[in-house]
Context: one part of a larger RNA
Molecule: small-subunit ribosomal RNA, central domain
Organism: metagenome
């Protein structure tokens, strides 16, 4: 490289937007670049293949033909790809109407609980464990009542419920704001899909500056346990956890399953919306359609497990990735970062 693959064996980029590129709907006209057909020239000789001939044969040599699958010029064809023009509406988008939602950002507000402070009542314990002890308490704790302070998180509702590209999002109200969906069919008329580089956002931890600090809690200290106990258990406790701004850019960032499009038995839930039927004041009820999300299951697929219209089925386009185990996601170099480190990413050697 080919071939084969990527749910679990090696392998889908953690996610989106998008540049180049690749690929691209229906009808019609044009050109003739690709494509196809013919002609001419060229494609050295030798070699090779076929036929024939010469050395007694063969190897070898000679003659003729083929071949040289190509290139150039030229004449044509016009289905397909392409070029240019015209048209279309089903792909895509816009508009109108409508409901759903923890989608995002900012501001304000709320109650329960923990902790602390002040005051009252009250007296000897409290706390903690398998059992204890460290710890707190006669300087009045724990318990209980009232008042106050402060920070963080939002019980029930809550649901294989919803929203978001992913990370993720949950008290209430307001303002601003993104997307999806349904109905309609007024408008644009292929404007599409994918996407190397690039750009953007990206849990937790960590870093910088300034705030904040109730609870929890790496580190640390003490008490236990134990042969030891740098742990598990207990009492404390600092970074951190919270806010603002700026970095970091990684995760089992998982559905371990890239995106888009079309097609392919059924059954049963649920969420948003629409239509119809019976009946009717209306609802309930029954049926159907679109969109999302679950469970089961046939064909088919699969090494099996399983997947099965939300495919791992049948096809198509584009991107990413894999190629024995270890060495190693290491070394070196490059790029990025304040650092921690990230990213790209080998080889010797061993089996």
């Nucleotide at each position: 490289c080919u071939g084969g693959g990527u749910g679990u064996a090696a392998a889908g980029g953690g996610u989106g937007c998008g540049u180049a590129g690749g690929c691209g709907g229906c009808c019609u006209u044009u050109c003739a670049a690709g494509u196809c057909a013919g002609a001419u020239g060229u494609g050295a000789a030798a070699a090779c293949c076929c036929g024939g001939g010469g050395c007694u044969u063969a190897a070898c040599c000679c003659c003729g033909g083929g071949c040289c699958u190509g290139c150039a010029u030229u004449u044509g064809a016009a289905a397909c790809u392409g070029u240019a023009g015209g048209g279309c509406u089903u792909g895509a988008g816009u508009g109108a109407u409508g409901g759903a939602g923890a989608g995002g950002u900012a501001a304000g507000c709320g109650g329960a609980a923990u902790u602390c402070c002040u005051a009252g009542u009250g007296u000897a314990g409290c706390g903690g464990u398998g059992a204890a002890a460290u710890g707190c308490g006669u300087a009045g704790a724990u318990a209980u009542u009232a008042g106050g302070a402060g920070g963080a998180a939002c019980a029930c509702c809550a649901g294989u419920g919803g929203c978001g590209a992913a990370g993720g999002c949950g008290g209430c109200u307001u303002a601003c704001u993104g997307g999806a969906c349904a109905u309609u069919a007024a408008c644009u008329g292929a404007c599409g899909c994918u996407g190397a580089g690039g750009c953007a956002a990206g849990a937790a931890a960590g870093c910088g500056u300034g705030g904040g600090g109730a609870g929890c809690a790496a580190a640390c200290a003490g008490g236990a346990u134990u042969a030891g106990a740098u742990a598990c258990c207990c009492u404390g406790g600092u970074a951190g956890u919270c806010c603002a701004c700026g970095c970091c850019g990684u995760a089992a960032u998982c559905g371990a399953u890239g995106a888009u499009u079309a097609c392919u038995a059924g059954g049963u839930g649920u969420a948003g919306g629409g239509g119809g039927g019976u009946a009717u004041c209306g609802a309930c009820c029954c049926c159907c359609c679109c969109u999302g999300u679950g469970c089961c299951g046939g064909a088919g697929u699969u090494a099996a497990c399983a997947c099965a219209a939300u495919a791992a089925g049948u096809a198509a386009u584009c991107c990413a990735c894999c190629u024995g185990a270890g060495g190693a996601g290491u070394a070196c170099g490059g790029c990025c970062g304040c650092a921690a480190g990230g990213u790209u990413g080998a080889a010797a050697c061993u089996c």